[in-house]
Molecule: Bacterial RNase P class A
Organism: Acidimicrobiia bacterium
RNA sequence: UGAGCCCGUCGGACGGUUGCAGCGGACCGCUAUCGCAGUCCGUUGAGGAAAGUCCGGACUCCACAGGGCAGGGUGCUGGAUAGCUUCCAGGCGGGGAGACCCGACGGACAGUGCAGCAGAGAGCAGACCGCCGAUGGCGCCUGGCCUCAGGGCCAGGAGGCACAGGCAAGGGUGAAACGGUGGUGUAAGAGACCACCAGCGUCGCCGGCGACGGCGGCGGCUGUGCAAACCCCACCCGGAGCAAGGCCAAGCAGGGACCCGGUUGCCCGCCGAACGGUCUCGGGUAGGCCGCUCGAGCGGUUCGGCAACGGACCGCCCAGAUGGAUAACCGUCGCCUGCCGAAACGGCAGGACACAGAAUCCGGCUUACAGACGGGCUCGAGAC
Numbered sequence: 001u002g003a004g005c006c007c008g009u010c011g012g013a014c015g016g017u018u019g020c021a022g023c024g025g026a027c028c029g030c031u032a033u034c035g036c037a038g039u040c041c042g043u044u045g046a047g048g049a050a051a052g053u054c055c056g057g058a059c060u061c062c063a064c065a066g067g068g069c070a071g072g073g074u075g076c077u078g079g080a081u082a083g084c085u086u087c088c089a090g091g092c093g094g095g096g097a098g099a100c101c102c103g104a105c106g107g108a109c110a111g112u113g114c115a116g117c118a119g120a121g122a123g124c125a126g127a128c129c130g131c132c133g134a135u136g137g138c139g140c141c142u143g144g145c146c147u148c149a150g151g152g153c154c155a156g157g158a159g160g161c162a163c164a165g166g167c168a169a170g171g172g173u174g175a176a177a178c179g180g181u182g183g184u185g186u187a188a189g190a191g192a193c194c195a196c197c198a199g200c201g202u203c204g205c206c207g208g209c210g211a212c213g214g215c216g217g218c219g220g221c222u223g224u225g226c227a228a229a230c231c232c233c234a235c236c237c238g239g240a241g242c243a244a245g246g247c248c249a250a251g252c253a254g255g256g257a258c259c260c261g262g263u264u265g266c267c268c269g270c271c272g273a274a275c276g277g278u279c280u281c282g283g284g285u286a287g288g289c290c291g292c293u294c295g296a297g298c299g300g301u302u303c304g305g306c307a308a309c310g311g312a313c314c315g316c317c318c319a320g321a322u323g324g325a326u327a328a329c330c331g332u333c334g335c336c337u338g339c340c341g342a343a344a345c346g347g348c349a350g351g352a353c354a355c356a357g358a359a360u361c362c363g364g365c366u367u368a369c370a371g372a373c374g375g376g377c378u379c380g381a382g383a384c
Base pairs, nucleotide, nucleotide: 001380002379003378004377005376006375007374008373009372010371012333013332014331015330016329017328018327020045021044022043023042024041025040026039027038029036030035047355051366052365054364055363056362057361058360059241060240061239062238071237072236073235074234075233076090077089078088079087080086091105092103093102094101095100106232107231111230112229113226114225115224128171129170130167131166132165135164136163137161138160140157141156142155143154144153145152146151179197180196181195182194183193184192198222200219201218202217203216204215205214206213207212245290246289247288248287254281255280256279257278258277259276260272261271262270263269297316298315299314300313301312302311303310304309334353335351336350337349338348339347340346
């Protein structure tokens, strides 16, 4: 100096004016009180993802003796954690020159299913080109025998043909073609046989908590891939969700008592109640209140641990709205773009300057994101 990899932090700053929401205080008004309304002052007021709602919980209500079926999820090892499909460390496999990255990573001799296109053949397969053609066949040559002749038969031969047939080494197709290299062997070949190597299975020893790794012996010679296809095995999972759930409770409707009318003048009783009035009852709508934000909390120091994380001490309080506040404008600086200028750590002009926005809360994952900064590391080039 160029190209990259990993981890982390921030994601406009300051000030002014006006306004909104929560909390606290003062004053004033209403009220018997609790409180309510208004004005003023003080203070607080979005995020790293508040998002998707994909996992795991807290909390609430319902259900629940126990077991099974169905359904869903997870799946190498050790650790972390309240817990997880999360995180950390490691193993194995794959990728990269490397820093490093990716992996739902149990089972394909329990069974079923699938493998498009290409290709001859795609699961205990196959022969297009190719190789061979020993053997059989056809043809040719030589010799012998038979026949009047045409010709036939027998034996032998060769660098003939490629008809039967043999082969799977080589070419070609494919993501994948039934181990690799060398040799023996053969007509040509082939784990047909042999040596070595790879892989699988198994036994032993060694290292490791373990996943697993290393070494050695033996075996049959190689037995495809796909399970985020059905499925099998092991483990886990009750349902619904803050519109959970609880409290108070207008109006309307309903139940009860009385006032009312009739029945014999009166009382009880019975019947009628269309309208109305007073009191009262429970459920419960609108509405209000609680749940509601102090929590597996945040920051710092230190200790243990490779780390995730945990312990101790100190400090801090950090939105709680419900048609839903967290805003608007201006100034200075910053950032970006353009122009002027030889250039400036100059000037001028412009810029809805990223993604986005709480709604019970917390831990993760995933996705979106202009730009800025810090730390560690790798590969290359050059100079000293």